[in-house]
């Protein structure tokens, strides 16, 4: 946009986890409201406004009207007369007649409508559909007929009296459409007789005859309005029926007028509505009764709908009118603005008595979060009365107040960049607010001013109202806020705060960088409103009819039998209840929806159309139901078989055990991880024989059998139940399920009586232990066994209700039958019933299930609806008790849970590796000393590092410095950097004080570059002020970088593909192999990356090149020395190559990878070392190397100086050195290295000194010179096992060196001194070959040194490894898990403290409820006839009737009594929940360290332990069986 339809039609998100899927709750986004609160507030229209106290009400008004029903009073007018006054006009009084107005009264109609409220009511109600043959009806309409004739009173009024009042009593008049009598009356009513027609039972309608009874009112006058009787209509009302209408069964039985009948009464009318009698019924599991709550409906809100919730306004019905009861009048009431009585309350009072009823409209108080004016008008609409005019009308029409709701409008529009100012922010450049403002040009809605001016009333009459509306005027002027900005959910920064203050709908934010608190800037949303709170629906398929589930998440009763109920095979005929179709009636109006129309639009309003359902009627007959007749496929019966731990009872048997007796026999037995208690010389254990006793039945035995389940196991007999197979004889749907009900029901337990061998709760003892109310051991009682009775529960489980049908297979096994075959038995095939496993389709959240369904369908039952509280409390039922069954709430949490995944962990398992153990060698731990740390001390002993992975670590050098610490003395733009201004060269020198830093003073005097000069510039110094400097101050938990460790362990990942809903898996697992995720083979994987290895460096062999400072074989020189000539062979140095690859052989292995051995080779399987450290872990270490965010200090936490400290010393630990000696010490002699350092340096020779060292100065910027003598070793001597000729600490004296300076606090030398220590407890460390061990050398740092440390270098140079059981660490696979901060995890219970809700409780207080009894108002009905009495009868007396009185039944309120019931409080007490890091243990999760759990019993501070039976929702190993593959 088009078409169609009458119109419409479904959204999710957050939150359990490390992550996933599911289950499941909580929360949010939407709409709505008679709302309220907070902040804010311009106008108008239309609506709407006590949800609470049916609490109490001052004041005014809300129902009157009719003189054309009636008399009277008052007033007024007219006419006439009379009187008085006055000259008169006239005035006054009075009479008669007439008219108007008005007041009370008689009378009529109305007042039963209209208006209010929702207390009561769960059916005397409402809604819908009917019935009334069981009824009434004033006024109104139509029709018919009539309206004749008499009478007696009474109010008002007058008067007497009582009373405070309200009122009342007596006497005397008077009228009527008021009251009464008589007449007439076809039709009316009643009684009797009777005819026709009709219906749905009683019965109805119409008619005929006879008898009886019953009416009326007049008014004004043209004519009408009335009145009476009867019939009909309309509208209104009464009664009856059916269906529908909230919750509770922790309310299961209720009912005596109750149910029915007959007679009577009563009503307009049916009826136990009432009464007498008779009968014994009536209601109820389809929920009676009782209790709680509630006015019902049209409709309203929500929803896709089905539903759910609601019943305000408007409309219909009902109920009520201060509370309770009652009747009167009337057509209609048991009467909101009437009456009587009782009660509560208020008011008046003269105390004697009276008055009152806003849940009408306003209004007041009160209650409350909360709800309006004591307004105008009858102009309209409607109502009452009236003939009418008219009167009345707080109904109604309007206005007022309130953003309370819905709807509409406005608060300006256009242009406008220098992107103004201000503010916020910033990386300091900028950015944002922002065309926003200002400015310029316009417009005039609303509000304001002025003028005109309606419709509503087509004649009169307008509260609204000079309103709506129209025109003109002026001026951007008078008119914007609220909430939000972590996610859900649109919208972000800064500052402040620092688990505080606070926020929060859920998740959650805040502990110094908060987009989450508070403020600001900015932004988002809505807008005269915006948020919050409360409530309802939705989302929620979270009660599931539409439209859910129950193996493991909540959920199948422990099992069966069976009643009601539900449901039901094949066929015939019929019926038409269900069902389907058409017609008719109804479904009030308003509302909703659609289409038009009227207010400028909309809201609002009008018109037309449409709208479930129910009833009735006419049809249809497939299906369901009813009736009928059959059938055999379901079900059952009959016959014949075989199987079985099916049940009950009785009897019998052997093994074992214990005891008793007897024999043999001697010192132990028994028991445990190890022990002990215990038994035993009074003779045990052991062994033999005999006897007694009780309980249980080895092997067979099997995912074998039987049974409904629980359960059942020696053998025999008796009785007995069920299932299966075969035959196909009988019955003919007899079936299935099953609420209530009934029965069975392991173990434990209870009662009574037996029995008692073994075992064994409790209990006693011994161990273990921190403890051990346990696990282990020795004993041991209930109990276990039997009989009878009770209990009625278990993880009573396949965690899977029963029945039926259907839907691939394969393979075992138990019980039958058949076929084939055979001499026969097997084998093989088919079939029925049971019992296992694997698996397709399908199902499932997944695990898994899968003809034995958790698949696909049908029938019926039971059960579930977040976790905890809790299977608990209360109540009820059952039980002897223990206890069982049924079964909540308050409160509390945002989860609890299922399955699976990846990790981590296990006092789980398997495989493998490592100086991990073992085998060895040497140490540490004991001594002295050195060094570091802790602790202590101190003015300070600066700081950091703390298991491994801190502790000779940062520190490869603390006397000052370092230096960060302490004391004291000083400085403040600063010791250091940049910028500004001014001055001056700077540096240096002299004097004084001072510990120095520094302070004060003085003298001297200008360099470099440009320029003739003046002057300028660079650098430096000083001065001034400010920006700033500075900080070894904090935070390594804000960070970078660097580092340690697991670990040089072999792992860690990715792409594509595949599998899985998904997290994820696969690859990476498996079989081999390796040092290795190294390689090979296999495989839904194929490849790749970071790691491994290799590439790099050093060492080991050879070759080539180059030979100085290195080398010297041969030649020559030299006294000697590669010293020299020379040489280029060798060593060596520096470059460059070769070489090693399981390449070759043999064996083995899968024709592999590889492994074992061998050859060759300098080297052999990584040749030996080094460098190299994957993804990550430990918030590991470091802000004090450095860098750095933020915070902090700024005359100090910065800087300078002197001195001190880091070096302390009862002690503890760590790492080392030296030793304890003869494999040694000492003395003398003689050899052999490598790698390094050196100009502020190394420093030779020579000389001096015992020595440290001094002197000396050659040489060397180094293959040249030097440090520099290597030491152990070797040769010779001595010592002879001692605290020594070991050991060297400590101390004294004297020296040397470095350095401003060796006191605190250096090293070294000489002499003297000569501690401890004689090989080191528990424990513990290093090392697998040029390694350990031993020996010395060098270097860095460095003035010197505390170095015995560290980093390197070479010399000498071993032993051992069977092996992987164990300890430690690690890798891979697998398993369990309630762990994921990941076992240093999680977590249970008592106790103590605080708070919260709740149960019990002696009792106490109150409410409602029936019941019994007492009293008994008003009043109706009845009785009575003492009193009074106009109409009628009667001459009268009197009578009929009436009124009052008295009295009876009923009867409200009240009183008394007990009863059950509900609620409040309650000393004390019970458990429960929640809380900060409390106490005691460690029960559970791993084999949780004794597998756990369920039922039950006993015991114990507590979790819990033990006994008995059961379960797997138990790990691990072995065995058996079965299955799969081959």
């Nucleotide at each position: 946009c088009a078409a169609u339809u009458a119109a419409a039609u479904g959204a999710g998100a957050g939150u359990u986890u490390g992550a996933u899927c599911c289950u499941g709750g909580c929360u949010c986004a939407g709409g709505a409201u008679u709302a309220a609160c907070g902040c804010u507030g311009g106008c108008g229209g239309c609506g709407u406004g006590c949800c609470u106290a049916a609490c109490a009400c001052a004041u005014g008004c809300a129902a009157g009207u009719u003189g054309a029903a009636c008399g009277c009073g008052c007033u007024u007018c007219u006419a006439a007369g009379a009187g008085u006054a006055g000259c008169a006009a006239u005035a006054c009084u009075u009479u008669u007649a007439g008219g108007g107005g008005u007041g009370a009264g008689u009378a009529g109609c109305g007042a039963a409508c209209g208006g209010g409220u929702g207390a009561g009511u769960a059916a005397u109600a409402u809604a819908u559909a009917g019935g009334u043959a069981a009824u009434u009806u004033u006024c109104c309409c139509c029709u018919u007929a009539g309206u004749c004739u008499g009478g007696a009173a009474u109010a008002a009024c007058c008067u007497u009296c009582u009373g405070a009042a309200a009122a009342g009593a007596g006497g005397g008049c008077u009228a009527a459409u008021a009251c009464c009598g008589g007449a007439u009356a076809c039709g009316u009513u009643c009684u009797c007789u009777u005819u026709a027609c009709c219906g749905c039972a009683u019965g109805g309608u119409a008619g005929a005859g006879a008898g009886a009874a019953g009416a009326a009112a007049g008014g004004u006058u043209u004519a009408c309005c009335g009145c009476u009787a009867a019939g009909g209509g309309a509208g209104a009302a009464g009664c009856c029926u059916a269906u529908a209408u909230c919750u509770g069964a922790u309310u299961a039985g209720c009912u005596a007028g109750u149910u029915g009948g007959u007679g009577g009464g009563g009503u307009a009318a049916u009826g136990g509505c009432c009464u007498a009698c008779c009968a014994a019924g009536g209601c109820u599991a389809c929920g009676a009764u009782c209790a709680g709550u509630a006015g019902c409906u049209g409709a309203u809100c929500u929803g896709a709908g089905a539903g759910g919730a609601u019943g305000u306004a408007c409309a219909g019905c009902c109920a009520c009118a201060c509370u309770g009861g009652g009747a009167c009048u009337g057509a209609g009431a048991c009467a909101c603005g009437g009456c009587c009585c009782a009660g509560a309350c208020u008011c008046c009072u003269a105390c004697g008595g009276g008055a009152g009823g806003c849940a009408g409209c306003a209004g007041u108080g009160g209650g409350g979060a909360a709800u309006a004016u004591u307004g105008c008008g009858c102009a309209a609409u409607g109502g009452g009365c009236g003939a009418a005019a008219g009167c009345c009308u707080g109904a109604c029409g309007c206005a007022g107040c309130g953003a309370c709701g819905c709807c509409g409008c406005g608060u300006g529009a256009g242009u406008g960049a220098u992107g103004a100012a201000g503010u916020c922010u910033u990386u300091a450049g900028g950015g944002a607010u922002g065309u926003a403002a200002a400015a310029c040009u316009c417009u005039g809605u609303c509000a304001g001013g002025a003028g005109g001016g309606a419709c509503g009333a087509u004649a009169a009459u307008g509260a609204c109202g000079g309103u709506a509306c129209c025109u003109c005027c002026a001026a951007a002027g008078g008119a914007a806020g609220c909430c939000c900005c972590g996610g859900c959910u649109a919208a972000c920064u800064a500052c402040g705060u620092g688990c505080c203050a606070g926020c929060a709908g859920c998740c959650g934010c805040g502990g110094u960088a908060a987009u989450a608190c508070g403020u600001a800037g900015g932004g988002g949303g809505c807008g005269a409103g915006c948020g919050u709170u409360a409530u309802c629906c939705g989302g929620a398929u979270u009660u599931a009819c539409u439209g859910g589930g129950c193996a493991u998440a909540a959920a199948g009763c422990g099992c069966g039998c069976g009643u009601a109920g539900g449901u039901g095979g094949c066929a015939u005929u019929u019926u038409a209840a269900g069902u389907c179709a058409g017609g008719u009636g109804u479904u009030a109006a308003a509302g909703g929806c659609u289409u038009c129309a009227g207010c400028u639009u909309a809201a609002c309003u009008g018109a037309a159309g449409u709208u479930c359902g129910c009833a009735u009627u006419u049809g249809a007959u497939a299906c369901u139901g009813g009736a009928u007749u059959g059938c055999u496929a379901g079900a059952g019966a009959u016959c014949a078989g075989g199987a079985g731990a099916g049940g009950a009872a009785a009897g019998c048997g052997g093994a074992a055990c214990u005891c008793a007796c007897a024999g043999u026999g001697u010192a132990g037995c028994g028991g445990u991880g190890a022990a002990a208690u215990g038994c035993g010389u009074a003779g045990a254990u052991a062994u033999u024989g005999u006897g007694a006793g009780g309980a249980a039945c080895a092997c067979c035995a099997g995912u074998u059998g039987c049974g409904a389940a629980g359960g059942c196991g020696g053998c025999u007999u008796u009785c007995u139940g069920g299932a299966c197979u075969g035959a196909a004889u009988c019955u003919g749907a007899c079936g299935c399920u099953a609420a209530g009900g009934c029965g069975c029901g392991a173990a434990a337990g209870c009662g009574u009586g037996g029995g008692g061998a073994g075992c064994a709760a409790a209990c006693g003892g011994g161990a273990u232990u921190a403890g051990a109310u346990a696990c282990c051991c020795c004993g041991g009682u209930a109990g276990u066994c039997c009989a009878c009775g009770c209990u009625g529960u278990a993880a009573a489980c396949g965690g899977u209700g029963u029945u039926c049908a259907c839907u691939a297979g394969g393979u075992g096994u138990g019980g039958g039958a058949g076929g084939u075959a055979u001499c026969g038995a097997c084998c093989c095939c088919u079939u029925c019933c049971g019992u296992g496993c694997c698996a397709c389709a399908g199902a499932u959240a997944a695990u898994u299930c899968g003809u034995u369904a958790a698949g696909u369908g049908a029938a019926c039952c039971g059960c579930c609806u977040g976790g905890g509280a809790a299977g608990u409390a209360c109540g009820a039922c059952c039980g002897c008790a223990a206890g069982g069954u049924u079964a909540a709430a308050a409160c509390u949490c945002a989860a609890a849970g299922g399955a699976a995944u990846u990790g981590a962990c296990g006092g789980g398992g398997g495989c493998c590796c490592g100086c991990a153990c073992a085998a060895g060698c040497g140490g540490u731990g004991g001594a002295g000393c050195a060094u570091g740390u802790g602790g202590u001390u101190u003015a300070a002993u600066u700081c950091g590092a703390c298991g491994a992975u801190a502790c000779c670590c940062g520190a490869a050098g603390a006397a000052c410095c370092u230096c960060a610490c302490c004391a004291g003395g000083g400085c403040u733009u600063g010791a250091c950097a940049u910028g500004u201004a001014g001055a001056g060269a700077a540096a240096g020198c002299c004097u004084a004080a001072g510990a120095a830093a520094c302070u004060a003073g003085g003298a001297a005097g200008u360099g470099c570059c440009c320029g003739c000069a003046a002057g300028g510039g660079a650098g430096c110094u000083c001065u001034a002020a400010c920006a700033c400097a500075g900080g070894u101050g904090g935070u390594g938990c804000a960070u970078g970088g660097c580092u340690g460790u697991c670990g040089u362990c072999a792992g860690c990942u990715c792409g594509u593909g595949u599998c899985g809903u998904g997290a994820g898996a696969u690859g990476u697992u498996g079989g081999g192999u390796u040092a290795a995720g190294u390689c090979c083979c296999g495989c839904a994987a194929c490849g790749a990356g970071c790691g491994c290895a290799a590439c790099c460096c050093c060492u080991g062999u050879c070759c080539c090149g180059u030979g100085u400072u290195g080398c010297c074989a041969g030649c020559a020189c030299u006294a000697a020395c590669g010293g020299u000539g020379g040489g280029a062979a060798c060593u060596c140095a520096c470059g460059g190559g070769a070489g090693a690859c399981u390449g070759c052989c043999u064996a083995u292995g899968u024709a592999a990878a590889g492994u074992a051995g061998g050859a060759g080779g300098a080297a052999g399987g990584u040749a030996g070392g080094g460098a190299u450290g994957a993804c990550g872990u430990c918030a590991a270490g470091u802000c004090a190397u450095c860098a750095u965010g933020c915070c902090c200090c700024u005359u100090a936490c910065g800087c300078c100086c002197u001195g001190g400290g880091c070096u302390a010393c009862a002690c503890a630990c760590a790492u080392g050195c030296u030793a304890c000696a003869a494999u040694g010490g000492c003395c003398g002699g003689u050899a052999c290295a490598a790698a390094g350092g050196g100009u502020c340096g190394c420093g030779a020779a020579g000389c001096c000194g015992u020595a440290a060292g001094g002197u000396g100065a050659a040489g060397c910027c180094a293959a040249u010179c030097u440090c520099a003598g290597a030491a152990a070793a070797c040769c010779g001597g001595u010592c002879u096992c001692a605290g020594u000729u070991c050991g060297g600490a400590u101390u004294g004296u004297g020296g040397u060196c470095u350095g401003c300076a060796a006191c605190u606090c250096g090293a070294c030398c000489a002499c003297a001194u000569g501690a401890a220590g004689u090989u080191g407890g528990a424990a513990u460390c290093g090392c697998u070959a040029g390694u350990a061990a031993a020996c010395g050398c060098a270097g860095a740092u460095c003035a010197g040194c505390u170095a015995u440390g560290c980093u390197g270098c070479g010399u000498u140079g071993a032993a051992u490894u069977c092996g992987u059981u164990c300890c430690c660490g690690g890798g891979c696979c697998u398993u369990g898990u309630a762990c994921a901060c990941a076992c240093c995890g999680c977590c249970c219970g008592u106790c103590a403290c605080a708070c919260c809700a709740u149960g019990a409780a002696a009792g106490u207080u109150g409410g409602a409820u029936a019941c019994a009894c007492c009293c008994g108002a008003a009043g109706c009905c009845g009785a009575u006839g003492u009193g009074c009495u106009a109409a009628c009868c009667g001459c009268a007396a009197g009578g009929a009737g009436g009124c009052a009185g008295u009295u009876g039944u009923c009867g409200a309120a009240g009183g008394u009594g007990g009863a059950g019931u509900c609620a409040g409080c309650g000393a004390u007490u019970g458990g429960g929940g929640u809380g900060a890091a409390g106490u005691c243990g460690u029960a559970a999760c791993a084999a949780g360290g004794u597998a756990g759990c369920c039922g039950u019993a006993c015991c114990g501070g507590a979790a819990g332990g033990u006994g008995u039976g059961g379960c797997u929702g138990g790990a691990u190993c072995a065995c058996c069986u079965c299955c799969u593959u081959u």